[in-house]
Molecule: transfer RNA
Organism: Pedosphaera sp.
Parts: sequence; structure tokens; C1' cells
RNA sequence: GCCAGUUUAGCUCAGUGGUAGAGCAACGGUUUUGUAAACCGUAGGUCGUCGGUUCGACCCCGACAACUGGCUCCA
Repeated sequence: GCCAGUUUAGCUCAGUGGUAGAGCAACGGUUUUGUAAACCGUAGGUCGUCGGUUCGACCCCGACAACUGGCUCCA
């Protein structure tokens, strides 16, 4: 340098155009002598950035960025 993949909650990940979700973690409560476990509840998101298409975009298109892998170049 080229190609492919990935980017969504603190972490791991769903979500194929019409209200953004789950598990774990966090916080509060019930229970317990206390803790853990279990159960109930609460909070937590500029969906990587910018632009485009569309009545409407996490989703489609383009550019850029970061990460992962592969390939190539190095007289």
C1' cells in the first nucleotide's frame, strides 16, 4: 500500500427501514445475625465521526477514523 471483517449501555453481544434491547456488572429493596445466593425494582445510549438517499436510517450508499485478520512491497 491492497483486501476482508468489526465499531450499539461499564463488559460481552442481539437488533435486515417505522418507540433502541438482553445477559452480566452498578444502585435500591425483600430475605439473612451478617455476607453470598435467590427474588423485585431503578438507573445507564450523541448506535465510531461526517455527509448522502428516504416521509422516516443502528439498519441502505459514500468518505474518514480506530481495532482485528489476511495479502503485497522493501532496489